Predicted 3D model of an 88-nucleotide RNA (c-di-GMP-I riboswitch aptamer) from a Planctomycetia bacterium.
């Protein structure tokens, strides 16, 4: 120092849910709560999936699928980038 990733040390993050606030929404903040994570740091590269609005198709009128602009999710994968420790 690169790859890995321990019944190791030291530590960090915090899922649901609840307040309370923010957005139509999906969902974000804080605050308690910890399911659980070797990057469950941080960055929307390509996908997914979510939710908003246009138009366009099909419908058993319950919905559905297609495209477009814009949003969301880094605890869905992928990429990218820093970064504790150093058993095997």
């Nucleotide at each position: 120092u690169c790859u890995c990733g321990a019944c190791a040390a030291a530590g960090g993050c915090a899922a649901a849910c609840u307040a309370a606030u923010c957005g139509u929404a999906a969902g974000g903040u804080u605050a308690g709560g910890g399911c659980g994570c070797a990057a469950a740091g941080c960055c929307g590269u390509g996908g997914g999936c979510c939710g908003g609005u246009c138009g366009g198709g099909u419908u058993u009128c319950g919905a559905c699928c297609c495209g477009g602009c814009g949003g969301g999710u880094a605890g869905c994968c992928u990429g990218g980038u820093u970064g504790c420790c150093g058993a095997a």
Rfam family: c-di-GMP-I riboswitch aptamer. Rfam's curators write: GEMM was predicted in a large-scale screen for bacterial structured RNA regulatory elements. The sequence was found by an Rfam model in a public genome assembly.